[in-house]
RNA sequence: GCCUGGGUCUCGCGCAAUGAGAGGCUGUGAACCUGGUCAGGCGGGGAACCGAGCAGCCAUAAGCGGAAUCUCUCGUGUGCCGCGAGGGCGCCUGGGCAUC
Numbered sequence: 001g002c003c004u005g006g007g008u009c010u011c012g013c014g015c016a017a018u019g020a021g022a023g024g025c026u027g028u029g030a031a032c033c034u035g036g037u038c039a040g041g042c043g044g045g046g047a048a049c050c051g052a053g054c055a056g057c058c059a060u061a062a063g064c065g066g067a068a069u070c071u072c073u074c075g076u077g078u079g080c081c082g083c084g085a086g087g088g089c090g091c092c093u094g095g096g097c098a099u100c
Base pairs, nucleotide, nucleotide: 001097002096003095004094005093006092007091008090009086010085011084012083013082014081015079016078017076018075019074020073021072022071023070025066026065027064028063034059035058036057037056042051043050044049
């Protein structure tokens, strides 16, 4: 001096981390206008029973909460983790050849 590889740089894709939201799980949850069971009382009946049905209890709807995980969606200079493309000698670094 020449050739060449990698990193730094840009873009795209992916993965992880992370923030938010939703679902799932769970708690609570309707005087009456949800359901079930309906004491008492009420009505029908000679009676046996039947009927509607308040409170209570149970299960839940809408809603309101809860902890760690699972699933989905959106985002991010959080990573410089992986792959590809680009850029290029500005910087760092490796190899080969030639010359002095």